[in-house]
Description
Predicted 3D model of a 1551-nucleotide RNA (small-subunit ribosomal RNA) from an uncultured bacterium. The coordinates come from a structure-prediction model, not an experiment, and the mean pLDDT is 82. The RNAcentral record of the sequence draws on ENA, Greengenes and SILVA.
RNA sequence: AGAGUUUGAUCAUGGCUCAGGAUUAACGCUGGCGGCGUGCCUAACACAUGCAAGUCGAGCGCCCCGCACCUUUUUUGCUCUGAGGAUCGGAGCAACGCAGUGUCCAGCACUGCGUUGUGGCCAAUCUCGGAGUAAGUCCUGGAAUGACAUAAGUCGUUUCGAUCGGGGCAAAAAAGGUGCGGGGAGCGGCGGACGGCUGAGUAACACGUUGGUACCUACCCCGAACUCGGGAAUAAGCCUUGGAAACGAGGUCUAAUGCCCGAUAGUUCUCCUCGGAGUAAAGCUUUCGCGGUUCGGGAGGGGCCUGCGUCCGAUUAGCUAGUUGGCGAGGUAAUUGCUCACCAAGGCGACGAUCGGUAGGUGGUCUGAGAGGAUGAUCACCCAGACUGGGACUGAAACACGGCCCAGACUCCUACGGGAGGCAGCAGUGAGGAAUCUUGCGCAAUGGGGGAAACCCUGACGCAGCAACGCCGCGUGGAGGAUGAAGGCCUUCGGGUUGUAAACUCCUUUUAUACGGGACGAACAUUGACGGUACCGUACGAAUAAGGACCGGCUAACCACGUGCCAGCAGCCGCGGUAAUACGUGGGGUCCAAGCGUUAUCCGGAUUUACUGGGCGUAAAGCGUUCGUAGGCGUCCCAAUAAGUUUCCAGUGAAAUCCUUCGGCUUAACCGAAGAACGGUUGGAAAAACUAUUGGGAUUGAGUCCGACAGAGGCAGACGGAAUUCCCGGUGUAGCGGUAAAAUGCGUAGAUAUCGGGAAGAACACCAGUGGCGAAGGCGGUCUGCUGGGUCGGUACUGACGCUCAGGAACGAGAGCGUGGGGAGCGAACGGGAUUAGAUACCCCGGUAGUCCACGCCGUAAACGAUGGGCACUAGGCACUCGGUGUAUAGAUCCACUGGGUGUCGAAGCUAACGCGUUAAGUGCCCCGCCUGGGGAGUACGGCCGCAAGGCUAAAACUCAAAGGAAUAGACGGGGACGCGCACAAGCGGUGGAGCGUGUGGUUUAAUUCGACGCUAAGCGAAGAACCUUACCAGGGCUUGACAUCCCGGUCGUAUCCCGCAGAAAUGCGGGAGUCAGUUCGGCUGGAUCGGUGACAGGUGCUGCAUGGUCGUCGUCAGCUCGUGUCGUGAGAUGUUGGGUUAAGUCCCGCAACGAGCGCAACCCCUGUCGCGUGUUAUAUGUUCACGCGAGACUGCCUCGGUUAACGAGGAGGAAGGUGGGGAUGACGUCAGAUCAGCAUGGCCCUUAUGCCCUGGGCGACACACGCGCUACAAUGGCCGGUACAAUGGGUUGCGAAACCGCGAGGUGGAGCUAAUCCCACCAAAGCCGGCCCCAGUUCGGAUUGGAGGCUGCAACUCGCCUCCAUGAAGUCGGAAUCGCUAGUAAUCGCGGAUCAGCCAUGCCGCGGUGAAUACGUUCUCGCGUCUUGUACUCACCGCCCGUCACACCACGAAAGUCGGGAAUGCCUGAAGCGCCCUUAGCCAACCUUUGGAGGCGGGGCACCACGGCAGGCUCGAUGAUUGGGGUGAAGUCGUAACAAGGUAACCGUA
Repeated sequence: AGAGUUUGAUCAUGGCUCAGGAUUAACGCUGGCGGCGUGCCUAACACAUGCAAGUCGAGCGCCCCGCACCUUUUUUGCUCUGAGGAUCGGAGCAACGCAGUGUCCAGCACUGCGUUGUGGCCAAUCUCGGAGUAAGUCCUGGAAUGACAUAAGUCGUUUCGAUCGGGGCAAAAAAGGUGCGGGGAGCGGCGGACGGCUGAGUAACACGUUGGUACCUACCCCGAACUCGGGAAUAAGCCUUGGAAACGAGGUCUAAUGCCCGAUAGUUCUCCUCGGAGUAAAGCUUUCGCGGUUCGGGAGGGGCCUGCGUCCGAUUAGCUAGUUGGCGAGGUAAUUGCUCACCAAGGCGACGAUCGGUAGGUGGUCUGAGAGGAUGAUCACCCAGACUGGGACUGAAACACGGCCCAGACUCCUACGGGAGGCAGCAGUGAGGAAUCUUGCGCAAUGGGGGAAACCCUGACGCAGCAACGCCGCGUGGAGGAUGAAGGCCUUCGGGUUGUAAACUCCUUUUAUACGGGACGAACAUUGACGGUACCGUACGAAUAAGGACCGGCUAACCACGUGCCAGCAGCCGCGGUAAUACGUGGGGUCCAAGCGUUAUCCGGAUUUACUGGGCGUAAAGCGUUCGUAGGCGUCCCAAUAAGUUUCCAGUGAAAUCCUUCGGCUUAACCGAAGAACGGUUGGAAAAACUAUUGGGAUUGAGUCCGACAGAGGCAGACGGAAUUCCCGGUGUAGCGGUAAAAUGCGUAGAUAUCGGGAAGAACACCAGUGGCGAAGGCGGUCUGCUGGGUCGGUACUGACGCUCAGGAACGAGAGCGUGGGGAGCGAACGGGAUUAGAUACCCCGGUAGUCCACGCCGUAAACGAUGGGCACUAGGCACUCGGUGUAUAGAUCCACUGGGUGUCGAAGCUAACGCGUUAAGUGCCCCGCCUGGGGAGUACGGCCGCAAGGCUAAAACUCAAAGGAAUAGACGGGGACGCGCACAAGCGGUGGAGCGUGUGGUUUAAUUCGACGCUAAGCGAAGAACCUUACCAGGGCUUGACAUCCCGGUCGUAUCCCGCAGAAAUGCGGGAGUCAGUUCGGCUGGAUCGGUGACAGGUGCUGCAUGGUCGUCGUCAGCUCGUGUCGUGAGAUGUUGGGUUAAGUCCCGCAACGAGCGCAACCCCUGUCGCGUGUUAUAUGUUCACGCGAGACUGCCUCGGUUAACGAGGAGGAAGGUGGGGAUGACGUCAGAUCAGCAUGGCCCUUAUGCCCUGGGCGACACACGCGCUACAAUGGCCGGUACAAUGGGUUGCGAAACCGCGAGGUGGAGCUAAUCCCACCAAAGCCGGCCCCAGUUCGGAUUGGAGGCUGCAACUCGCCUCCAUGAAGUCGGAAUCGCUAGUAAUCGCGGAUCAGCCAUGCCGCGGUGAAUACGUUCUCGCGUCUUGUACUCACCGCCCGUCACACCACGAAAGUCGGGAAUGCCUGAAGCGCCCUUAGCCAACCUUUGGAGGCGGGGCACCACGGCAGGCUCGAUGAUUGGGGUGAAGUCGUAACAAGGUAACCGUA
């Protein structure tokens, strides 16, 4: 910084869209760590639960609890010990049993276990007694130890346990008092008006900014003074009592920093008779001290007022009765209609009042180059609100978020009588929603309340938790590593890519994990929620860590497969209908990255609301015109002022934010400090050029006056002639009229025509103009009257009086409307006649409104120069018109100069271009109007106007990616000009009618294979369909195949040939003949063949719209382009147009062009004349002939025309004359022209078949239709006889002679010929000569059919040709229409060849013979070329395109009504409450007095007023049967309106 998108392309206009940044975001996929921030945008919806405002005992009286001490009283333990009996248990002892050991055995002994008995000993428990119960005592350990004195030492204690070490051993209750501590409610004080939340309301002094003052201010600070003496109550408590509860009631007691009185102060304040009167205080504490009262001041805070700024709507234009002001009173802290009484009638408003809608405002935030635009989360300031509405109380401050009263809605409790509540505090719940967190920790810090303080309270705050919600930082590894592994994908099959990527080797350890250490934040001391956190160290191991979107263009990034206008994508343009880089998947790539995308919103780009910084002739846009109000702008000179303006100074513009610099967290984000800045505003000073204001003057702007002039300027009246029509009369007779042609119509009842007379209405020929006048609309016979404007000249007067103009007013063509006239012609509607498919039209015959007049409406037009008005400036030329001056002239008049007007061409300049250009669309100034994509729509609704028709003003939903302008190149035109062509015309012969041949369509069929379809398919592919061909059909067969390559195996008695059998054949089976080559001699090699296997073959299967190649066509038309230059912003133009000329873009001339290329022409071939040479097929000469080489023709010569040219006309010469004739040759391109079936070929499809083989059939069908031909219809003929003259060609599986046979086709025959030799072929036919026929369905015509033959061929049935005999159809020259041909041509006559066995050939390609007619000419038809014109076409007229109707969907309007919201008005009602007034019979401590008073409370009333009610209206919205138009929608209907002269030029207004 731009880009995409309107077009075939271009420029400009113009909208839509994209790339950027941002977000309190949400959603999709994904997700490692940390720091710092942020987190209900919706329902100011409803809320469970907990917490968020308390504190002070150093103000006070109580209640409860704890502790300590004191006094009194009471109770029961613990330890030791003594005694007692009882119970249980045990050691021991005894007996018996069992086991073991010793012994040779029995036995015995010993040991162990069990049972029973005993158990005076031990232990436990119980009862009674004693001692101790902390300087003591008991248990245990076991040897020293204490005191005093000090030189020695002495005296004790201790084994009956000292000292010492260890261990054990008592509490409770009651009453009273004192002290300390804690808790509870209460009186009292301070704080609950801060802090925290929210943005409903509010368009306002609410906010921002600048000033002001008639005011207040608790706590805090400074200063001055004081703090004395009394009194009466009351809460709590206690007693009684009501209620379910909430909460009370009565009695009684009591304290204070609570309340009251007095004193003092006399400052403040109030009152006043100006002398005075009168109003204060509180105490507490161990101490320091803390308080209290009054006054003055300060600081900070607040109240009120004020200039300026502060959204949208005029489809809201008028609003206002306390309204505006005054006087007085009340009220407030204070000003004020703040309130009230009275008086006056004001106040606000297009500089936007009022009303409606929306909205908290600001610092700032986002964006932007800026100006601006958007926004107002977090942070900060202000305001407002606290369930909704109203109200006051207390207090320094509230009309009070966690206070009160009332009303209302809602929720909860209830014993039904009554009560309770308010998260828009922090968490949290439900609901709503696309969507927004923990019912966490702590008062450690900061801050706040209370307190003297300790301290208490603090969801403020500090932290933590959750969430990628945002910003910032880090990581997911680093280095090496080629066989470029495997796998994937692609492939031209070679390879490429993924990709150094991986593997692998070496290394590192941020982060994560584990372990260890461990803060700052704390201040004078104590005190750390965060937190075992940050940070540091160690260990471990590449280990714990990558995704998302995109890849057609914009926009960085490409391939394959799948899909086949399907599925889908898409921000815009647009992709997808069989080769999709746009769908889906894969591979690869690109961009970002713990994120990436999407959606939403804002700014930007958008100069697309334009102040910076746009426009209005044709793109959207100049009001139809003028006058003119407000407003805006305004000539020259002098002076003053200083509002604007400029400069300086001072104040303010909160902090934060932004910016700069520096600093702190490892960096950054983040944070801190300093500076700058804050575009604004207030005050002061200065300047005086400009603007402004005031005063004075001037004359050039403007106007007045005087004298002239031109004019369809306007209004009114009068008059005139021509014409039309009608009426009367005359003449006159059959038509008139009308049209492209007709008809309706008129006319023998006398028209038309013509003459005379009359009537009526409308319009004014010639003059007349490119002319004049007017503001525009518009104005046209003549005269008269009235009247507006203009111009010129004079330069006397006024002295800026001017310009423009929102509203407003007036005028305003035609049509139309109302009333009344008038009505000749014309003429909507209407009738008739034509035209037409229709014709509600165009054309014709009639004809009513209307057209005309008067008066009144309407108020619109393509009301146009599509161009608002004024002033000034900026080259001219020419013309017309109206004046003036000068000169010349006898004069008309001309010329020159100078003013006004009207045109045209043009400098500069402007413009997108076209164009404009002193009459600007140039250059400037001033003022007004208007525009902002197309459609919807100049429509709906509302309002104003109108008699109506309708006009003016004027949207939205919805929908489209354009709509539109100018110019360019084409194409096209029922536009124009020029030119050409057998294009027409002039001619000759045909086709279309008949029969036949052939091709095609159609039909049929098993198949009738396929292709070709206007010209440019149709005797075309096919220069040869009986089989074959053959691609089609039926049937029978084969499956590595009929054919190619590779591999394996066999054979080489192979290949090949012959025969037989079965069969329709293919094929199968069998037999026979048949002896490859090389060789190192090997079943080695080559080759051939057979069999097998799989790769593959094969396909006339599809796509000619995937292609190559080739061809057709426009068209042998004269065109198509390029380089350089020039012009144009550009597409493009020029050249290539123009004047001539040509067959030709052929040539000449001219020219901002100069050259060049592909085409044209020429060069090539054939032919026509001559010359030369050569030549054989018997030879020679001449002439032919053939071949080869040359000559010749070039407008060269003459005359004329023409531009002295090109060239043309005529002539001479010549075989030939103006490219001699013919051929070959086909520019750039067009038709998605034809061909995949000639060939080649991409892709797709088939693979025991869509391939291959065979037999038979079909391509040959036949009601029809068409094309191309043949033969005819006859006498210019037919037939018979005779007779003359060619050329091109072909021939060895061939042409085939002579001769013979046959009527003939043909046969036999085989000479000759590989061809100037022989043959086809001694014949050519028409022609000529002679004869017959005599106009007829014939001696024309030959179809058809019958018979008999010939030939080819394996085979003539479907389905060949030929011959002979017989048969003898249609047809007598052809409708509409249509074809060929301009000279050796048409016409006519025969001959040859290719293909080919033969032939359906009348086809095709060639050859020669005979041999015409006509062309005035270019109006018309067709085609083409060039120039020009119009265009809304560019797929290009076979184009484009309009409207109704039908169908579907969508939004909107109207509508009987229905429902809801909002704001008012009038009336009714009147809770709570303040106020006021009245009253007082109830109640009451302080003061005075003692019956009482003052005063207070309570009760009653009044005024105001919320909710509520009633009434009629206003307004907004929702909905509504039905209805109206509108929009949108691949292939609906009807027509053809528009674009070309669009076939009736189109369009505007109106009916």